[in-house]
RNA sequence: AAUCAAUAAAGGCAAACCCGUCGAAAGGCGGCGACGCAAAGCCAUGGGUCUUCCACCGAGUCUCCCUAACUCGGUAAUGACUGCCAGGUUGCUGAU
Numbered sequence: 001a002a003u004c005a006a007u008a009a010a011g012g013c014a015a016a017c018c019c020g021u022c023g024a025a026a027g028g029c030g031g032c033g034a035c036g037c038a039a040a041g042c043c044a045u046g047g048g049u050c051u052u053c054c055a056c057c058g059a060g061u062c063u064c065c066c067u068a069a070c071u072c073g074g075u076a077a078u079g080a081c082u083g084c085c086a087g088g089u090u091g092c093u094g095a096u
Base pairs, nucleotide, nucleotide: 002096003095004094005093012037013036018031019030020029021028022027035083041089042088043087045086046085047084048081049080050079055075056074057073058072059071060070061069
């Protein structure tokens, strides 16, 4: 320096549940807690997944009619997820 992660040590991270908090939600953050993780460090770049406040479309309720409002359904990221996969980048220990 390159490749790899079988073994050992030191240390690291922390799923679910529950509590608090922010958010329309997905989800984030903090606490608790360990299912797991050799990049479960970092970057939403590509794919994928999740959500739908606003917006648009349709139906309904109300109404003499329209509008508005409300309800239901649909479409849809600009909102999220890196502990779904890939890519980029940095790095501990060990082996060769």
Predicted 3D model of a 96-nucleotide RNA (c-di-GMP-I riboswitch aptamer) from Tumebacillus permanentifrigoris. NCBI's taxonomy places the organism under Bacteria, Bacillota, Bacilli, Caryophanales, Tumebacillus. It was read from a public genome assembly, where an Rfam model found it. Of the family's consensus pairs, 95% are formed in the model.